[in-house]
RNA sequence: AUAGUGUUUUGGGGCGGGGUGAGAUUCCCCACCGGCAGUAUAGUCUGCGAGGUCCGAAAGGAUCAUGAAUCGGUGAGAUUCCGAUACCGACGGUCAAAGUCCGGAUGGGAAAAACAGGAU
Numbered sequence: 001a002u003a004g005u006g007u008u009u010u011g012g013g014g015c016g017g018g019g020u021g022a023g024a025u026u027c028c029c030c031a032c033c034g035g036c037a038g039u040a041u042a043g044u045c046u047g048c049g050a051g052g053u054c055c056g057a058a059a060g061g062a063u064c065a066u067g068a069a070u071c072g073g074u075g076a077g078a079u080u081c082c083g084a085u086a087c088c089g090a091c092g093g094u095c096a097a098a099g100u101c102c103g104g105a106u107g108g109g110a111a112a113a114a115c116a117g118g119a120u
Stems, first nucleotide, its partner, number of pairs: 001120002005116006016030004031100002033089002035048004043087002051064005069085005091103003
């Protein structure tokens, strides 16, 4: 230094103003937010995570689902940068329909870092 093993830690953000109404952070107008890895820097490219159902005492397994972008510019190279205009967002709950509130969740988790001992 490399690959692998073990342990520990880390590991998701956002409703502010106005309107209607008996009632809305849920509707309407304006606003705000963007997990992980890859790649010329990405919510919208590629892959992954998060969800539901069933089986199981558990560990875990099976299965289903899995959103959304264009144009122009620079460049060797960018659907990633710059400019413009768009678009998307699980499930359950709620005096009223939720990406932003409450809940499952002091959960799970892609993965990242540090450390340990051995191998090459």
FMN riboswitch aptamer (RFN element), 120 nucleotides, folded computationally. The coordinates come from a structure-prediction model, not an experiment, and the mean pLDDT is 84.